RNA sequence: UGAGUUGACUAGGCAGUCGCUGCACUGAACUCUCCAAAAUUCGCAUGCGUUUUUAGGGGAACAGGGCAGAGGAAAGUCCGGGCUCCAUAGGGUAGAGUGCCAGGUAACGCCUGGGGGGCGAAAGCCUACGGAAAGUGCCGCAGAGAUUAGACCGCCGAUGGUUCGUUCGCGAACACAGGUAAGGGUGAAAAGGUGCGGUAAGAGCGCACCGCGCUGCUGGUAACAGUAGUGGCAUGGUAAACCCCACUCGGAGCAAGACCAAAUAGGAAUGCUAUGGUGUGACCCACACUGCAUUCGGGUAGGUUGCUUGAGGUGAUUGGCGACAAUCAUCCCAGAUGAAUGAUUGCCCACGACAGAACCCGGCUUAUCGGCUAACUUCUUUU
RNA sequence: GGGUGGUUAGCUCAGCUGGUAGAGCAUCGCCCUUACAAGGCGAGGGUCACAGGUUCAAUCCCUGUACCACCCACCA
Numbered sequence: 001u002g003a004g005u006u007g008a009c010u011a012g013g014c015a016g017u018c019g020c021u022g023c024a025c026u027g028a029a030c031u032c033u034c035c036a037a038a039a040u041u042c043g044c045a046u047g048c049g050u051u052u053u054u055a056g057g058g059g060a061a062c063a064g065g066g067c068a069g070a071g072g073a074a075a076g077u078c079c080g081g082g083c084u085c086c087a088u089a090g091g092g093u094a095g096a097g098u099g100c101c102a103g104g105u106a107a108c109g110c111c112u113g114g115g116g117g118g119c120g121a122a123a124g125c126c127u128a129c130g131g132a133a134a135g136u137g138c139c140g141c142a143g144a145g146a147u148u149a150g151a152c153c154g155c156c157g158a159u160g161g162u163u164c165g166u167u168c169g170c171g172a173a174c175a176c177a178g179g180u181a182a183g184g185g186u187g188a189a190a191a192g193g194u195g196c197g198g199u200a201a202g203a204g205c206g207c208a209c210c211g212c213g214c215u216g217c218u219g220g221u222a223a224c225a226g227u228a229g230u231g232g233c234a235u236g237g238u239a240a241a242c243c244c245c246a247c248u249c250g251g252a253g254c255a256a257g258a259c260c261a262a263a264u265a266g267g268a269a270u271g272c273u274a275u276g277g278u279g280u281g282a283c284c285c286a287c288a289c290u291g292c293a294u295u296c297g298g299g300u301a302g303g304u305u306g307c308u309u310g311a312g313g314u315g316a317u318u319g320g321c322g323a324c325a326a327u328c329a330u331c332c333c334a335g336a337u338g339a340a341u342g343a344u345u346g347c348c349c350a351c352g353a354c355a356g357a358a359c360c361c362g363g364c365u366u367a368u369c370g371g372c373u374a375a376c377u378u379c380u381u382u383u
Numbered sequence: 384g385g386g387u388g389g390u391u392a393g394c395u396c397a398g399c400u401g402g403u404a405g406a407g408c409a410u411c412g413c414c415c416u417u418a419c420a421a422g423g424c425g426a427g428g429g430u431c432a433c434a435g436g437u438u439c440a441a442u443c444c445c446u447g448u449a450c451c452a453c454c455c456a457c458c459a
Base pairs, nucleotide, nucleotide: 002378003377004376005375006374007373009371010370012348013347014346015345016344017343018342020069021068022067023066025064026063027062031060032059033058034057035056037054038053039052042049043048044047071354075365076364078363079362080361081360082359083253084252085251086250090285091284092283093282095249096248097247098246099245100114101113102112103111104110115129116127117126118125119124130244131243135242136241137238138237139236152184153183154180155179156178159177160176161174162173163172164171165170192210193209194208195207196206197205211233212231213230214229215228216227217226218225219224257305258304259303260302267296268295269294270293271292272291276290277289278288279287298458299457300456312331313330314329315328316327317326318325319324349352384455385454386453387452388451389450390449393408394407395406396405402439410426411425412424413423414422432448433447434446435445436444
């Protein structure tokens, strides 16, 4: 310097003017409203209701200056939790999910480390990766045969048979019975692979190496790896088919839930009726309560709370390979509800992507113009 | 904001314990008719929304993406 891999950070900048949302502060006159004190009008049941005024306090609204104001994905809603209600979330069945091993975590299908397999020259990347000798199903077409395998072509003539020859020992021919899974052919897949021996031809029939299964030993927490012996090849594929094994899971969701105010036809139909119905949104048991559910019709479309201090951020130290954890210090960083975070002017440059919070977090996935930075691999050249 | 379902021919829909996708209407051609309609016979037309995976094989099973539709306030 070229090519590449992995991780972290950032997401146009500066200044002026005018706005929007929230928070606390200050202000003076008027308006609205609340609190309580004094005086006062009227009523009567004589200490209450009510009317007005004044001084005071609080709030709304107004004005002023001040502070803060979207994201790495706020998205998809794909997982997991907090929180709230239903019963303190109980037992069983069904159902759903996860699936090599160990750890992290509030929890997870996430993350970290390791093992097996695959890709790459390497850094590195990918991996739904339990069980097919528990059982069931399926394997279309093609093919002889698709699973207690199979003889279409081919090979053979040991054995039996027939015919011919014969020196009577046997030999030759046929391919009829049969033998044969080496070779061809079909298919995604045809009951280990290669080689030597062996044989009538063949065959794990025998042997060597490789693969596979079983048993032991060694290393490792484990997954697993290595090694020795042994079996003699059985046990085709499919579990993102049913299923088996192990583990996990109660349901609903802030339009949850709580409070205040306003308004009306407190109505009608259907179903179930106490061995019932509802709470409960799979079912049964158990528990609680005894009018509940659905549909139609009627009314209100207002406010407060939940609402942002949290498994929070930043820095340091310690433990750990790491994910992460502990301790100390420090900081407060949107909270809207027709729903704010914008508009405009000037200057500069690398000319600016994807995109907008709505109860809150941890992940994953998807979209994304670029910039910057750390570590590593490799090619060429030079030292 | 939260939840649920769907996408197959021009239109409306089938097809799902995986084996090469159909029906009705519409379109086109022929027959019938003087001609048109109706009727009869036949034909064409498909990226099964898109991408990836599992499998010998995917409309179907799994994952992601895009688009569409529906439901959810309170009172009695």
Predicted 3D model of RNase P RNA and transfer RNA as a complex of 459 nucleotides. The prediction has a mean pLDDT of 78. Rfam match: Bacterial RNase P class A. By type it is a ribozyme.